Context: one part of a larger RNA
RNA sequence: CGCAGGAAAAUUGCGAGGAGUUCUUCCUAGUACGAGAGGACCGGAAGGAACAGACCUCUAGUGUACCAGUUGUGGGGCCUCCUGCAAACGCUGGGUAGCUAUGUCUGGAUGGGAUAAGCGCUGAAAGCAUCUAAGCGCCAAGCCCACCUCAAGAUUAGUUUUCCUAUCUGUAGCAAUACAGGAUAAGACUCCCUGCAGAUCACAGGGUUGAUAGGCUGGAGGUGUAAGUGCAGUAAUGCAUUAAGCUGACCAGUACUAAUUAGUCGAAGA
Numbered sequence: 001c002g003c004a005g006g007a008a009a010a011u012u013g014c015g016a017g018g019a020g021u022u023c024u025u026c027c028u029a030g031u032a033c034g035a036g037a038g039g040a041c042c043g044g045a046a047g048g049a050a051c052a053g054a055c056c057u058c059u060a061g062u063g064u065a066c067c068a069g070u071u072g073u074g075g076g077g078c079c080u081c082c083u084g085c086a087a088a089c090g091c092u093g094g095g096u097a098g099c100u101a102u103g104u105c106u107g108g109a110u111g112g113g114a115u116a117a118g119c120g121c122u123g124a125a126a127g128c129a130u131c132u133a134a135g136c137g138c139c140a141a142g143c144c145c146a147c148c149u150c151a152a153g154a155u156u157a158g159u160u161u162u163c164c165u166a167u168c169u170g171u172a173g174c175a176a177u178a179c180a181g182g183a184u185a186a187g188a189c190u191c192c193c194u195g196c197a198g199a200u201c202a203c204a205g206g207g208u209u210g211a212u213a214g215g216c217u218g219g220a221g222g223u224g225u226a227a228g229u230g231c232a233g234u235a236a237u238g239c240a241u242u243a244a245g246c247u248g249a250c251c252a253g254u255a256c257u258a259a260u261u262a263g264u265c266g267a268a269g270a
Stems, first nucleotide, its partner, number of pairs: 001153001005164007015150004021049007033038001051107005059101004066094005071087001075083003111145003118138004167182006187265004191207005212258003215254005221247003228241005
């Protein structure tokens, strides 16, 4: 821009893409078969491999400043303590959320249609015979559906539901009307607070009739028992107060802070 008014949702599916794998064991059954050795079809069940998708409860990683420990060095403060800087996050032990696989769950199931090779029925040409010439069946991991995803720019532009469809000005015209413009409707956007969405855009949530983000409060999870004081010891240190203190992303609650005020676009055709 189109989809012959303007919007908000929900859909149909022309068509396109994806998937499609396979093994072992057990039962049937040591049965059929076979002198024996050996050893099934059909049917049923279980467990795997690789591949694919999703997810983070478990397991295992990461987790650049969440907790603790610690070295030397030069600083600051209220100096037995706290703290900033550089040393790979200085190093070390752990680790929430998120992101991951090595982890967990799921999938390739089933059924239908038309067939290939093949196997047939009926059956002439050709009194017989013949699956074929007319006619009618069975049959494959393959084909078309079925399963998953996208999908009406499918210009053949589909369907359904709901909402708004009211005016003003100028010019031309007798008028219908035509052209140009303004302010609006439903609605949308800008703007702002954000996200598990993201390069930007887009997408999703929220904007005081508000829990959108931050803060605060409580909790979960993490770390592992803070400082101060007391006691014991000559002391290093230990014990008690103390499951302490601290705590990014997680879960809730709470308008304390910020989403203020506002602006722009947007309607007459067959």

Large-subunit ribosomal RNA, domain VI from a Patescibacteria group bacterium, 270 nucleotides, folded computationally. The full RNA is in RNAcentral, with records from ENA.